[in-house]
Background:
Small-subunit ribosomal RNA from a Candidatus Poribacteria bacterium, 1548 nucleotides, folded computationally. Model confidence (mean pLDDT): 82 of 100.
């Protein structure tokens, strides 16, 4: 110097929040496939599946200086028959003898979980060929053999007999040591077994003088090779510590197995093998078993700790078709060696034989998928040789394949008319876009010459020289130097020089995450999609394009691994409600342990020393143009031994303490257990008395009980089972649990002082005991209660909830079951941390006693600090801390299958998987809901009057019918509604029919006419169509205006979509109530405020209050009405004054009242009492015309119903365009078995009818309202004054009143339906109009369940106007006269408002949601059994071969007395022994007729279990029962709502 340096989140749950919590993205990586696209280099890599099978070639041979034989060829001589032959020399293929190599290098992971790897030792238990160094040698005899001939045998491959020969092949003998044995001596060292060195004696092992070179040549020197020994190198065997994957739903394995003697066997130790002995030896620190697998350096990812992973490179193993085996050798149990089995493959004369690419290439299959049957030994490295050489699919190179990494290109500069074309448009314009054109250049790259052996090369050789050796040689051997020569890649890398922008850009996305938007197609189709999730008509999401965003010779996907994952957490998490504390103790192993002192030094901390191969990783520098890559220093490799030192902590060892714990003494309180008595109420029976008709039981009843006397009282007997009051968030006990009363027997606890032991302790996997209720066994007991079970009831049903009845069971005895919401949902032990109060037991302090103050062990309850996701704990912690066990890793599938274990059963325990979802749960918070509480209003009920529901009729709706019955309104909030008024018209393409096509309507722009209108005629049902008649205006003469006619944009549409919209309305509702700023609480959502105490029609308004304040809303302020003043005085008014008339404000006057309409007053709890704490307020009175918002309207807040309305307007989009558009005729909307909604008229006498006679308001009238008067019985007709209206008309008001009939009937009620005549309106009353007369006289005697409206001038009741309107109203909207009852009150019904609870609801109860059943569809369990694999045992059988025996044959070295012997070979025997067979089990995987349950699916059936008090509070464990959720019995939990009461605690 450098390294140390290094850490990002997001989306999905919910109406919102916050927390557990899983899903899923965004990085990096790969020996990769796929898909779309493709220019060049460099430097890498490239059968990951079948360790399936293999054609072809090639991958190990070399030495002639070891040897013996020798073909072709050449030379020379001789000879020749002229072809040639022998002779010798020279070179020498092939082939064998015989050395050395083949055991290396190259492949390849099936096997193996194992001293197999790694990494640290040992070997005093060892072996080593080649090489290296050093010592001694290397005498001396032999016999064979293959090549070769020769016969035989075979298709072949081979094999056999006879003969002949050589050696560095073989063998005898001699010497030989510090080799090896035997014995012996001494010293040393040690790990005690022993080793090293040392005396001495004896036996025993060895070679090739072989070859070449060279002299001075009988031999001498080298130098190779050979033999013996010792050593070093480098190699190999073998031991041992320590480390190395899952699975205990594998707990026991083990007989050569475990250790000994003794052999044997190896290089070498060992049960390695044998015999005998002994009975051992592994295992929960996980043995045996099963499943996966080479290991390791590294290698990807990670801030890092760690995960995953082991391809290419490099170091181990292992394997070579598949099982065995051994031989040779220094080394192999041997990839291209041998032998044997087996399997497959090829040859065959059928008899026998051959053969192993997991070596380089190549085939074939298999598969998503992987390359050249290429070139060289020039380099580098092996193998053989003295060398030259020779071989070498190792290797160097080259080929293919974007498979990965790097690096270069695919053109620069300048160029606005911002071209043209494409998109899109608000039609203006904007993008594409300086991009193209177009011009100027450049030439990497390519193309075409050309140079180019530049780099990659030193060794050999030969010449020279140096030194060693030797005989001062000659050779050898080491060393310089200089010659000349070797290249597979390759005419390659580079480089020159011309040329042409010419030949090179795609590929994913663009809703969010995540960079990037529009357009148009498509309509829950097509289809996207990683996760949310997109798509049902305006799709930035699917498809095309346009632009846009990333990346770029490569973008995408797919698949794997690490990351994000703090979702296994060592570093770095939990467990009260979220998934998680064993029901509870005792306890063996195990883990952890008080205080003081030594020693020790095993963890621990320091320093040294070796290791930790090399690549590879960081750094720094270098070398290829640069980068990949490559080289070179260094740093690292965080581990391992070992050695030297340090002792505070923790271990060990040893001695002491005394506070943990624990004994003894003394006192104390207890529903602690277990056992035997005992007693009283109650209840039931049973027997008697007394009595008489009901009892009983429910929301009501009814089964049942009772005249054969119940029920009721009375006595008396029995019998069983649980013990009131005491009693009390009190005691006890581990925990389940413990309660009349004696008695005996018994466990734990508290407290007090002293004494004594001296860490004796905490905790606990296994294990072992205890354990409610239910349930099981046997054997008793049964009063009461009471699953099942029968019976009434309830109800659509009622297998239930209620009643009447009952059996098991409770209950005691013995044995089992082992579970419960066995809960404080809180494991067990110490230690520390504010306080304050109750209560149980007990001690001190004062002389007692009280008080009162401490102190100890238990129980509650507020609470601070702290924790918590929040609730909410808080000295009995969920807090800080330490120990020690259990236990958790998304939801279902499942506490469930299958295996064990335990039980008599029921069942308990231990406990998975597939498959399936994107989510599941806490806590809290705002709302909505509740057959939750509470408070309050409101014609809501009540308490009243009147109606609807019954008739007729009139309207509107459904339905039906039709050619069409146009079209909307649908619960309140549609139905006398949109229509404030359908004969035609309205009027809708609703129906039939009959025209028109730039159109009925608007605007331009081209051509062409000169009118158009208006009046008439034909024909037609009109629209229309063809006629007559009449007929323009300005001009600068070009033309315009205006109007036809044709042509083009384009008009039209009541066509659709109110779920694309404005706008406007309805509703909750004139209900009080929605809501902000700021501030403060809380992580948050959100809370406060706006709750609370009063009050108010009112979130009105007072008081309090972490709130202060403010908006929209209430209310006022605006019309109207009711009083008064005042001004005004016409068309109104007329009281005085005056005139007129039959009579009248008639006329003149007048403002006095009336009125009209401007302007003011007035009312405000303002007075006065009482109430209220005070205040808002309220009652109650005074004045007043009116009194407590005087009555009426008008105003209608955030918001709610995707509430209504495209057919009132408007409007986006989509549709129609000789029609969905316009004209016209006729029809229709008016249709009629029924239903419903809204009215009218009525059933009468409070009436109806005749006569008569009183009295409004408020509107409307010129296409109009219409007087008088005259006709009409009347609708009404004629007529025409008056009036554009406080003046004239509509215009009589009617119920009232005053008479007069009628008398309780279908009528003098009641008016329908029908006949007949008629006005009126209007082109035109048939369908289809109102209205009048005359006749007719219908249901109907006050309305079932159910329902609507009203609280005062209201209801009830009488009439009157206007809109619309040619005409048509029982309706709609307004006016006015006449004019009551009632209301105790808020328990109920319905809304609605506050405050407050529960919720599993937020589409917000019309909500959620359970479970059988019935359909598909998917994995899995069980099942007669069935196919297979895998390991092991047992038996047979036994190849090949080691090894051992040997009674046979055979036989050259040495011996020999010559017969033979020794020895070797064969054959034979045996143990061992692969494969094979066979037998019974074991595991596993596949298949299975049927079956069982699970999961998922469109709007299926039956219920309605949970969620609110879910309508029977709900869960847990259990046991019975039922279609089904579930019901019922016992015993438990609150994670139960509401009242009410006790007991505790705050606060006052």
């Nucleotide at each position: 110097c450098u390294u140390u340096u290094g850490g990002a989140g997001a989306g999905u749950a919910u109406g919102a929040u916050a927390c557990c919590g899983g899903c899923u993205c965004a990085g990096g990586a790969c020996g990769a496939a796929c898909g779309c696209u493709g220019g060049c280099g460099g430097c890498g890599u490239g059968g990951a599946u079948u360790a399936g099978g293999c054609a072809u070639g090639c991958a190990a041979g070399u030495c002639g200086a070891a040897c013996g034989a020798g073909a072709a060829u050449u030379g020379u001589a001789a000879c020749u028959u002229c072809g040639g032959u022998u002779a010798u020399a020279a070179a020498g293929a092939g082939a064998g003898u015989g050395g050395c190599g083949a055991a290396a290098g190259g492949g390849u992971g099936a096997g193996u979980a194992a001293c197999g790897c790694g990494u640290a030792g040992g070997u005093a238990a060892u072996u080593u060929g080649c090489c290296c160094u050093u010592g001694a040698g290397a005498c001396u005899g032999g016999a064979a053999u293959a090549a070769c001939a020769u016969c035989c045998c075979g298709a072949a491959a081979g094999g056999g007999u006879u003969g002949c020969u050589a050696a560095u092949a073989c063998c005898g003998g001699a010497u030989a040591a510090u080799a090896u044995c035997u014995a012996u001596u001494a010293a040393c060292c040690c790990a005690c077994g022993g080793g090293u060195u040392u005396u001495u004696a004896g036996a025993u092992c060895a070679a090739a003088u072989g070859a070449a070179a060279g002299c001075u040549c009988u031999g001498c020197u080298u130098u190779c090779a050979c033999u013996c020994a010792a050593g070093g190198a480098g190699a190999a065997a073998c031991c041992u510590g320590c480390g190395u994957c899952c699975u205990a739903u594998u707990a026991g394995c083990u007989u050569g197995u475990u250790g000994g003697u003794a052999g044997g066997g190896u290089a070498g130790u060992g049960g390695c093998c044998u015999a005998c002995c002994a009975a051992g030896g592994c295992g929960a620190u996980g043995a045996u078993g099963g499943g996966u697998a080479g290991c390791u350096g590294g290698u990807c990812u990670g801030a890092g700790a760690g995960g995953a992973u082991g391809g290419u490179c490099a170091g181990c193993c292992a394997c070579a078709u598949u099982g065995g085996g051994a031989c040779u050798g220094a080394g192999a149990c041997a990839c291209u060696g041998c032998c044997c089995a087996a399997a497959c493959u090829c040859c065959u004369a059928c008899g026998g034989g051959a053969g192993g690419c997991u070596g380089c290439a190549g085939u074939c299959g298999a598969g998503a998928a992987u390359a050249u049957u290429u070139c060289g030994c020039a380099a580098u490295g092996g193998g053989g040789g003295a060398a030259a050489c020779c071989c070498u699919g190792a290797c160097g190179a080259u080929g293919c394949g974007a498979c990965g990494c790097c690096g270069c290109g695919u053109g620069g500069g300048g160029g606005a008319u911002g071209a043209a074309g494409g998109u899109c448009u608000u039609c203006g314009g904007a993008u594409u876009g300086u991009a193209a054109a177009c011009u100027c250049c450049u030439g990497u790259u390519c193309u075409a010459c050309a140079a180019g052996a530049a780099g990659a090369a030193c060794g050999a050789g030969c010449a020279g020289u140096u030194g060693g050796u030797g005989a001062u040689a000659a050779g050898c051997c080491a060393g310089c130097u200089g010659c000349a020569g070797u290249g597979a890649c390759u005419g390659u890398a580079u480089u020159g020089u011309a040329g042409c922008a010419g030949c090179a850009a795609g590929c994913c996305c663009c809703a969010g995450c995540u960079a990037a938007c529009u357009a148009c197609g498509u309509g829950c189709c097509a289809g996207c999609a990683g996760c949310u999730g997109c798509g049902g008509u305006a799709a930035u999401a699917c498809g095309u394009a346009g632009g846009g965003g990333g990346c770029g010779a490569g973008c995408g996907u797919u698949g794997u691994c690490c990351g994000g994952a703090a979702u296994u957490a060592c570093u770095g998490g939990g467990c009260g409600u979220a998934a998680a504390g064993c029901g509870c103790a005792c306890g063996c192993a195990g883990g952890c342990g008080g205080c003081c002192a030594u020693a020790u030094a095993a963890g621990u901390c320091g320093g040294g020393u070796a290791u930790g191969a090399a690549a590879u990783u960081g750094c720094u520098u270098g070398g290829c143009u640069u980068a990949a890559c490559c080289a070179a220093g260094c740093a690292a490799c965080u581990g391992u031994a070992u050695u030297c030192g340090a002792u505070a902590c923790u271990g060990u060892a040893u001695g002491g303490c005394u506070u943990g714990a624990g004994u003894a003494c003394g006192a104390g309180a207890g529903g602690g257990g277990a056992a035997a008595g005992u007693g009283g109420a109650a209840u039931g029976u049973a027997c008697a008395g007394u009595g008489u008709a009901g009892c009983g039981g429910u929301g009501a009843a009814a089964u049942g009980c009772g005249u054969a006397g119940a029920g009721a009282u009375u006595g008396u007997a029995c019998a069983g089972a649980a013990c009131a009051c005491c009693g009390g968030u009190a005691g006890c006990g581990a925990a389940g649990g413990c309660a009349a009363c004696u008695u005996u027997c018994u466990g734990g606890c508290u407290c007090g002082a002293u004494a004594c032991u001296g860490a004796c302790g905490c905790u606990g996997a296994g294990g072992u005991g205890c354990g409610a209720a239910a349930g099981u066994c046997u054997g008793g007991g049964g009063a009461g209660c009471g699953a099942a079970c029968g019976g009434g009831a309830u109800u659509a049903g009622a297998u239930a909830c209620c009643c009447c009845g009952g059996u098991a069971g409770u209950c005691c005895a013995g044995a089992c079951c082992g579970u419960a919401a066995a809960c404080g949902a809180u494991g067990g032990g110490u230690a520390c941390u504010a306080a304050g109060u109750a209560u149980a037991g007990g001690g001190g302090a004062u002389a007692c006693g009280a008080c009162u103050c401490u102190u100890c062990u238990g129980u509650g309850c507020u609470g601070u600090a702290g924790c918590u996701a929040a609730c909410g704990c808080a000295u009995u912690a969920a807090g800080u801390a330490c120990c020690c066990c259990g236990c958790c890793u998304g939801g279902g599938g499942a506490g469930u299958a299958c295996g064990g274990c335990c039980g008599c059963a029921a069942g308990g325990u231990u406990a998975a998987a597939a498959c399936u979802c994107a989510a599941g749960g806490u806590a809290a918070u705002u709302g909505a809901c509740g057959g939750g509480g509470g408070g309050c209003c409101g014609c809501a009920c009540a308490a009243g009057c009147g109606g609807u529901g019954g008739a007729g009729c009139a309207u509107g709706u459904c339905g039906c019918u039709u050619a069409a019955u146009u079209c909307g309104a649908a619960g309140c909030a549609a139905c006398g509604c949109g229509a404030a008024g359908a004969a035609c018209c309205u009027u809708a393409u609703c129906c039939a029919g009959g025209g028109c096509u730039u159109g009925a309507c608007a605007u331009c722009g081209c051509u062409c006419u000169g009118a158009c209108c208006g009046c008439u005629a034909u024909a037609g049902a009109a629209a229309u169509a063809u006629g007559g008649c009449u007929u323009u205006c300005c001009u600068u003469c070009g033309g315009g205006a205006c109007a036809g006619a044709g042509u083009g944009a384009c008009a039209g549409g009541u066509g659709c979509u109110g779920c694309a919209u404005g706008g406007c309305u309805g509703u909750c509702g004139u209900c009080a109530g929605c809501u902000c700023g700021u501030g403060u609480c809380g992580u948050g959502a959100g809370a406060u405020g706006u709750u609370g105490g009063g009050u108010u029609a009112a979130g009105u308004c007072c008081c309090g209050c972490a709130a202060c304040g403010a908006g929209c809303g209430c209310a006022a302020c605006c019309c109207u009405u009711g009083u008064c003043g005042u001004u005004a005085g016409u068309u109104g008014c007329c009281a005085u004054c005056a005139g007129g008339u039959a009579a009248u404000g008639c006329u003149g006057g007048g403002g006095a009242c009336u009125c009209u309409a401007g302007c003011g007053a007035g009312a405000c709890c303002g007075c006065u009492g009482g109430u209220g704490a005070a205040g808002a307020g309220c009652c109650a009175g005074a004045g007043g015309a009116a009194g407590g918002u005087g009555g009426g309207g008008a105003u209608g807040a955030c918001g709610u119903c995707a509430a209504g309305u495209c057919c009132g307007c408007a409007u986006g989009g989509c549709c129609c365009u000789u029609a969905u558009g316009c004209c016209c005729u006729g029809g229709g909307c008016u249709g009629c078995a029924c239903a419903c909604g809204u009215g009218c008229u009525a059933c009468a006498a409070u009436g109806g009818u005749c006569g008569g006679u009183a009295c409004a308001g408020a509107g409307g009238g010129u296409u109009g309202c219409c007087a008088a008067a005259c006709c009409g019985c009347g609708a009404g007709g004629u007529g025409g004054a008056g009036c554009g209206a406080a003046u004239c008309c509509c215009u009589a008001a009617a119920a009232g009143c005053c008479g007069g009939c009628c008398u309780c009937a279908g009528u003098u009620c009641g008016g329908a339906u029908u006949g007949g005549a008629g006005u009126c309106u209007g082109c035109a009353a048939c369908u289809c109009g109102a209205c009048u007369c005359c006749a007719u006289g219908a249901a109907g005697c006050u309305g079932g369940a159910a329902u609507c409206g009203c609280u005062a001038g209201u209801a009830a009741u009488c009439g009157c106007g206007g809109a619309u309107c040619a005409g048509c109203a029982u309706g709609c909207c307004g006016c006015g006269g006449u004019g009551a009852a009632u209301a105790c009150g808020u328990u109920c019904c319905c809304g609605g408002c506050c405050c407050u609870u529960g919720u599993a609801c937020a589409c917000a109860c019309c909500g959620c949601c359970c479970g059988u059943c019935a359909c598909g569809c998917c994995a899995u369990g069980a099942a007669a059994g069935u196919u297979g694999g895998u390991a092991g045992c047992a038996u047979u059988c036994g190849a090949a071969g080691c090894c051992a025996g040997c009674u046979a044959g055979c036989u050259a070295a040495c011996c020999u007395u010559c017969g033979g012997g020794a020895g070797g070979c064969u054959a034979c025997u045996g143990u061992c022994g692969a494969a094979a067979a066979u037998g019974a089990g074991a595991u596993c995987c596949a298949c299975g007729a049927u079956u069982g349950g699970g999961g998922c699916g469109a709007a299926g059936u039956c219920g309605u279990a949970a969620c609110a008090a879910g309508g029977u509070a709900g869960c847990c464990g259990u046991a019975g029962g039922g279609g089904a959720a579930c019901c019922u019995g016992c015993g438990g939990c609150u994670g139960g709502a509401u009242c009410a009461c006790c007991u505790c605690c705050u606060u006052u």